[in-house]
């Protein structure tokens, strides 16, 4: 884009179309094929006539009757363009339906029939004489329920039958002439012979309609042929009337169409046969086209008519609304028998996702019959139903901002729906009412239809939905939901902020429709002719020989099959396209043209291809002359080595491994020497060297033998290339038979390793490996690269030949052919790469591929002794699988380098007790967070109350806290009472400023109503900020340029060097940024400035003594400013570099020590409980206040510490030396009391001044003497002290007493490279009090570093990768469970097709025909002919049998897929 559609939601009008795709399932009812009386005899009806019966009304009457003759009845005759059961004619073979069957001359297309038929129709010629016998109807008599039927009697014809005539036709016979171009034969003409016709009707008539024969035309058919016409080879052979011939038969006609006989053919890889599927075409849909798909409506052909078979009639049928038979089904029945066939139009049931009215009319068009009027016509024309499709129209138009109300949303300002609505003015297509009113009809006839159209009036009144809004793809927000519910075409959405689910608002698209589903084409170059590929993505056959086939060198002649060109025929119409006309437009209708790419035929051309003839030598081959070679086969020969055997020497081990053990050995191994046996393989030479088609081939000699190469140019003259099938070769393993067996070695055994070890390692060891013969036929049979030919830059090796030059010389050099390598240009390629040995440019031929898995599996076939090979699917399942390259990450890969990373050392931890944190457990609560490194003396720089977030209980509800409003008033503070307290009651108490004195304002409190407060409630995976970590590691990037299709690369790699991406050199890079370094602080030295509270050398004063005082600022020191260090100097090394090493000088030497400083990023790292914050949640509570409790629990486990275990020590006594800090609700001196903690006291000090403050280790002396101690101090008791409202849970300290574990710590593990570790004390923050923690300060003060193999972490380069959540990755198989499809399976069951046999209906044909018999012959008897009956061949359905085939199902079983 399309549809005969269906489904969901919705639905105003009209025009034109379309409408059982499924059950060729079954059908009630009605209708769908009749007509002709001008073919015929009857019958009926009407009318007329007639005589008969009959007698009405009327008239008359003497009332007895007479007259009159109507209606009616029956008969006869006539008549009517009346009706019609039957006979007869024509039609019923058309029209209408359906698509079951059919893979076929069925269809399409083009030819042919010299092998044919054709009613009705057209025109022509000729003719129609005279006879005969029946029969239906009908009558009578029967049978039957019915359907129907029998007998008998009568009758007609345009029914039937002889005879005559024969132009003519046909047949047989013997002739003549001519022609076509024809396999046969055909046409014309004449001779005599034989056979064959007819029908009448209407009309007064004219005439018309018919009849018969003939040939012609037209129309319609029949038959034959070329070409085309789906899938499967897991269907490869099929065929017996089969193929052909001869002869009979049959047909309208050819023909094995049928039969007899003869021959053995015919078809098939260019796909026979078989199986599956299917009506074919014009056309329709799609597509740029080529193609692909379809075969509804309309048109052509075919086939079918309940299923199967058969013929009859006829011009035509083997017949949809005919016949016969068989079968299934349905119906009627009196049970004896009968009837039926909607795939005609309606309609019903059923099936189904699904498809209409039991309508009107013959008015038109067409058909049948008829002379015609006319009759019939569910063909047809119309109407009805259905948005099923196409097309058109409408649902209003213009104005209208207070941007209404309302909805939605919001950053609360607004935005949006939105000129949209309301409102005003206007219009009337559809609609309603009224009126008028067609064409279709050439005179009459109109179902549609009072329709279409037109006019008037009315009224915006009645007429919009559907889908979508994450990307593809036009269109976004809110709420709800919370991996639920759901969506989904693909990718994928949804786990609490969903533009993806649901709803709403808004928006987008289309519109009387819109979506969904299904199907087809397109995109899809994704089966590639146009127009693809095969080194690594799927894909080159393992290799050769060669058949068919395909393709094929140069010159020339002929031909004209292909090819090109012109003409002719055909290619139906409709459709499509173009141009007109037309319905108001459009769809639609209609006229003309184009096109229909095709087929046939004919004329021409001759380049190319083909065919054919002649020639050529360059392709190919042969000859001749040479050399090379692990080419092949067979026979023989050789040496080294292993093993075994024998002997000698000789003694204790050997062997083996990472280390061992099994094993061998004192019965003498191993080692060594000599001799022997046997098998297998051939060291060195040896080489990306050689040979071969591939597999493959390696000692030497001989024999036989294949191929290639070089040179030559004698010969042949295209003999060539490729190669489906076919045939052969074909490593290793394996198989069979027979040998052989040294070494090696599957299986197997033992020993090890290991969690295990059916392995890797070791000791043994059998098939096998070897030979002969025969199988197997596969390999990563690889260059993952088929064969052949030609062309397209070079360079450099190597192997085998040739030539040239030159020469003593084949030494070199140049050149050429063949083979084999490397590098490389163009070109190619997705890239990697290939590149004259192509993966380049071309040609020819073969093989192969078409997403992954299932699966090279199953079934079937073929091959094989087997193992197995070959050919080779499907169901189902996934949205990928794959190639190459890139960046990372990773590696029990490589290279380089660094770090207290290891090593070398020192001190620890892990054991003990205690402190502290955590887990766990417990609890009413033990609040919360932190979780490897990078949580665990962490948040917490300090939980008795408070803190506090937790628990119990008691209270409050606009709230403990903020803003706003109203009212009221004092509040606060103090006292007191109740209460555990919060809280409540009572009492005392009563504000500031301005003022026009009315009041106003400000702050405060209380009460009240709501807005709101409040939340340490949740989410650190919604966030900001802050922080940890890799890591103070040296890295991370950018611009421009260049390279690459691209991701990306380059720079940033390389050579050096550094602590460093630090610097130097090189370089398609050149620069730059964040990092590094430096700048900053501190410390070490010096100078200078300054000199108090610091200092004191000189001078002076003073003291028991002291810088205590004067004085000074020199020193120390303090704290400002400067200097100093830069590889600067020298030497060496190094690329004359960067830099490194050594040295000098210097306080300091190679970033001097320390600090601050933390790149891009990683860990969804940590924190919502510092703070801030989105969303969610609570609102008399998850808020808030209070009391008490808890965070301090305790079987246990872990982390971090403290104190120890002692003599380098403990105790006691004496004596020294710091730095950095803190201090007013503070530090607190002296003095004094207390054993002490501490108390009293209160000088000084907001500090270089006073205080804390004593530094300790240390030094000197003394004691202890190796012990659970004079070590160690836990624990507990008693008594005190301090802080504080309060030390019970639950603080610190002191004194006395008590005196636990612990004697240096398993596996393992931590810190530290110098003023460091270790050790010693001091201070501070927090803090009422509480320090073994933390942060600082100084004192004393080591050991060791060979080195970078290893462990850990990191950096750079490189390599592999199937990893990218990135190795804590990915991922394989079994097992268990669930589901799904599938193979096998004892079988069971069903279908279609074929074969054989049996039975054999109807019927044609044949035979017979003793029965029957009108026409003809015959005077007659009888005959001819025909029929029934019977028989035979064939023959449907049915039955039986054996197989093949396709399904369904099956205990069990095999693998597969998904989870």
């Nucleotide at each position: 884009g399309a549809c005969g559609a269906a489904c969901g939601c919705u639905g105003g009008c009209g025009g034109c179309g379309u409408g059982c795709c499924u059950a060729a399932c079954a059908c009630a009812u009605g209708c769908a094929a009749g007509u002709c009386g001008a073919g015929c005899g009857g019958a009926g009806u009407g009318c007329c006539a007639u005589a008969g019966c009959g007698g009405a009304a009327g008239u008359u009457u003497u009332c007895g009757g007479a007259u009159g003759g109507a209606a009616g009845c029956a008969g006869u005759g006539g008549u009517a363009u009346c009706u019609u059961a039957g006979c007869g004619g024509c039609g019923g073979a058309c029209g209408g339906g359906u698509g079951a069957g059919u893979a076929a001359c069925g269809c399409g297309u083009g030819a042919g029939c010299a092998a044919c038929c054709u009613a009705c129709c057209u025109a022509u010629c000729a003719c129609a004489g005279g006879g005969g016998g029946a029969u239906a109807a009908c009558g009578c008599a029967g049978c039957g329920a019915a359907a129907g039927u029998u007998g008998u009697g009568c009758u007609a014809a345009u029914a039937c039958c002889g005879c005559a005539u024969a132009a003519g036709a046909c047949c047989a016979c013997a002739g003549a002439g001519g022609g076509g171009a024809c396999a046969u034969c055909c046409c014309u003409u004449g001779g005599g012979g034989g056979u064959c016709a007819a029908a009448g009707g209407a009309g007064u008539a004219a005439u018309c309609c018919g009849g018969u024969g003939a040939g012609a035309g037209a129309u319609g058919g029949g038959c034959u042929c070329g070409c085309g016409u789906c899938u499967g080879a897991u269907u490869a052979g099929c065929u017996a009337g089969u193929u052909g011939g001869u002869g009979a038969g049959g047909u309208a006609a050819c023909g094995g169409c049928c039969c007899a006989c003869c021959a053995a053919g015919g078809c098939a890889a260019c796909g026979a046969u078989c199986a599956g599927u299917a009506g074919c075409c014009g056309a329709c849909c799609u597509g740029a086209g080529a193609g692909g798909g379809u075969g509804a409506u309309c048109g052509g052909c075919c086939a079918c008519a309940c299923u199967g078979g058969a013929a009859c009639u006829g011009a035509g049928a083997c017949a949809c609304g005919g016949u016969c038979c068989a079968g299934a089904c349905u119906c009627c029945u009196a049970c004896g028998g009968g009837a039926g066939g909607c795939a005609g139009c309606a309609g019903u049931g059923g099936g189904g996702a699904a498809u209409a009215u039991u309508g009107g009319g013959c008015a038109a068009u067409g058909g049948g019959g008829g002379a015609a009027a006319c009759c019939c016509u569910g063909a047809c024309c119309c109407a009805g139903c259905a948005a099923c499709g196409c097309c058109g129209c409408g649902u209003g138009a213009a104005g209208g901002a207070a941007g209404a109300a309302g909805g939605u949303u919001u950053u609360c300002g607004g935005a949006u729906c939105g000129u949209a609505a309301a409102c005003u003015u206007c219009u009337a297509u559809c609609c309603c009412g009224g009126g008028u009113g067609a064409a279709g009809a050439u005179a009459a006839u109109g179902a549609c239809g009072g329709u279409a159209g037109c006019c008037c009036g009315g009224a915006a009144g009645g007429a919009a939905g559907c889908c979508c809004c994450g990307g593809c793809u036009a269109a976004c927000u809110a709420c709800g939901u919370g991996c639920c519910a759901g969506c989904a075409g693909c990718c994928g959405c949804g786990g609490u902020a969903a533009u993806a689910c649901g709803u709403a608002g808004g928006g987008g698209g289309c519109a009387a429709g819109c979506g969904u589903u299904g199907u087809c084409c397109g995109g899809a170059a994704u089966g590639a002719u146009u127009g693809g590929g095969c080194g690594u993505a799927a894909a080159g056959g393992g290799c050769g020989c060669g058949u068919a086939g395909g393709c094929g060198g140069c010159c020339u002649g002929u031909u004209a099959a292909g090819u090109c060109u012109g003409g002719a025929g055909u290619g139906a119409a409709a459709g499509u396209c173009c141009c007109g006309c037309u319905u108001u437009u459009a769809a639609g209708g209609u006229g003309g043209g184009a096109a229909u790419u095709g087929c046939u035929u004919u004329g021409g051309a001759a380049a190319c291809u083909g065919a054919u003839g002649g020639g050529c030598u360059u392709g190919a081959g042969u000859g001749c002359a040479g050399g090379a070679g692990a080419g092949g086969u067979a026979a023989g020969u050789g040496g080294a080595a292993u093993u075994c055997c024998c002997g000698g020497u000789g003694u204790a081990g050997c062997g083996g491994u990472g280390a061992a053990a099994u094993g061998c050995g004192u019965a003498g191994a191993g080692a060594u020497c000599g001799g022997g046996a046997g098998g297998a393989a051939c060291a060195c030479c040896a080489g990306u060297g050689g040979c071969g088609a591939a597999g493959g081939c390696g000692a030497c000699u001989u024999a036989c033998u294949g191929g290639a190469c070089u040179g030559u140019a004698a010969c042949u003259g295209a003999c060539g290339c490729u190669g489906a099938g076919g045939c052969g070769c074909g490593a290793a393993a394996g198989u069979g038979u027979g040998g052989g067996g040294a070494g090696c070695a599957a299986a197997c055994a033992g020993g090890a390793u290991u969690a295990g070890a059916u392995a890797c390692c070791c000791u043994g060891g059998u098939a096998g490996u070897c030979c002969a013969c025969a199988c197997u036929g596969u390999a990563a049979a690889c260059g993952a690269u088929g064969a052949a030919u030609g062309c397209u830059a070079g360079g450099u090796g190597u192997a085998g030949g040739g030539g040239g030059u030159a020469u003593c010389g084949a030494c070199c050099c140049c050149u050429u052919c063949u083979g084999u390598g490397c590098c490389g240009g163009a070109g190619u390629a997705a890239a990697c790469a290939c590149a004259a040995u192509a993966a380049g440019c071309a040609u020819u031929c073969c093989g192969c591929c078409u997403g992954g898995g299932g699966a090279g599996u199953a079934c079937g076939g073929c091959c094989g002794c087997a193992a197995g090979g070959u050919u080779g699917a499907a169901a189902c399942u996934c949205a990928a699988a794959g190639a190459a390259a890139u960046u990372g990450a990773c590696g029990g890969g490589g290279g380089c380098c660094c770090g207290c990373a290891c090593a070398a050392g020192c001190a620890g931890c892990g054991g003990a007790g205690c402190a502290u944190g955590u887990g766990g457990u417990u609890u009413a609560a033990u609040u919360c967070g932190a979780a490897g490194c990078a949580a665990c003396g962490c948040g917490a720089a300090g939980a008795a109350c408070c803190u506090u977030a937790c628990c119990a209980g008691g209270g409050c509800u606009u709230g403990a806290c903020a803003u706003c409003c109203a009212c009221u008033u004092a509040a606060a503070a103090c006292a007191u009472c109740a209460g555990a307290g919060a809280u409540g009651g009572u009492g005392u108490g009563u504000u500031u400023u301005c003022u026009u004195c009315g009041g106003a304002a400000a702050g405060a409190a209380g009460u009240g109503a709501g807005a709101c407060a409040g939340g340490u409630g949740g989410u650190g995976c919604a966030u900001g900020g802050u922080u940890g970590u890799c890591g103070u590691c040296a890295g991370c990037u950018c611009g421009u340029g260049u390279c690459g299709u691209g991701a990306g690369a380059u720079g940033u790699u390389g050579g050096g060097u550094u602590a460093a991406g630090u610097c130097c050199c090189g370089c398609a890079a050149c620069g730059a940024g964040c990092g590094c370094a430096a700048c900053c602080c501190u410390u070490a030295c010096c100078u200078u400035u300054a000199g108090u509270u610091g200092c004191u050398a000189a001078c002076g004063c003073g003291u028991g003594a002291u810088g205590g005082c004067g004085a000074g600022c020199a020193c120390u020191c303090u704290a400002g400013a400067g200097g100093g260090a830069c590889c600067g100097c020298c030497g060496a090394g190094g690329u004359u570099a960067a830099c490194u090493c050594g040295g000098a000088g210097g306080a300091a030497g190679g970033u001097g020590g320390g600090g601050a400083u933390g790149a891009u990023g990683u860990c969804a790292a940590a924190u919502c409980a510092u703070c801030a914050u989105g969303c969610c949640c609570c609102u008399u509570a998850u808020g808030u206040c209070c009391u008490g409790g808890g965070c301090u629990a305790c079987a246990c486990a872990c982390g971090u510490g403290c104190u120890a275990c002692a003599a380098u020590g403990g105790g006691c006594a004496g004596c020294a030396c710091a730095a950095a800090g803190a201090g007013a609700g503070g530090c607190g001196a002296a003095g004094u009391c207390g054993u002490a903690a501490g108390g009293c006291g209160g000088a000084g000090c907001g500090g270089a001044a006073c205080u804390c403050a004593a530094a300790a280790a240390g030094c000197u002396g003394u004691u202890c003497u190796c012990a659970g101690u004079u070590c160690g101090g836990a624990u507990c008791g008693u008594g005190g002290g301090c802080u504080g409202c309060a030390a019970c849970c639950c603080g610190c300290c002191c004194a006395c007493g008590u005196g636990a574990a612990g004697u240096c710590g398993g596996a393992g593990u931590u810190g530290c490279u110098a003023g460091u570790a270790a050790u010693c004390g001091c201070g501070a923050a927090u803090c009422a009090g509480c320090a073994u923690g933390u942060c600082g300060c100084g004192g004393u003060g080591a050991a060791u570093a060979c080195g970078u193999u290893c462990c850990c972490g990191g950096g750079c380069c490189u390599u592999g990768u199937a990893c990218a959540c990135a190795c804590c990755g990915c991922c394989c198989g079994u097992c268990a469970c669930a589901c799904c499809a599938u193979g096998g399976g004892a079988g069971u069951u069903g279908g279609g097709a074929g074969c054989a046999c049996c039975c054999g209906a109807a019927g044609u044909c044949g035979g017979u025909g003793a029965g029957g018999u009108a026409a003809c012959c015959g005077u007659a008897a009888g005959g001819a002919g025909c029929c029934a009956g019977c028989c035979g061949c064939c023959g449907a359905a049915g039955g039986u049998g054996a197989g093949a085939u396709c399904g369904a199902u099956g205990a069990c079983u095999g693998g597969g897929g998904u989870g």
The RNA shown here (small-subunit ribosomal RNA) has 1459 nucleotides and comes from an uncultured Bacillota bacterium. The prediction has a mean pLDDT of 84. RNAcentral holds the sequence, with entries from ENA and SILVA. Rfam family: Bacterial small subunit ribosomal RNA.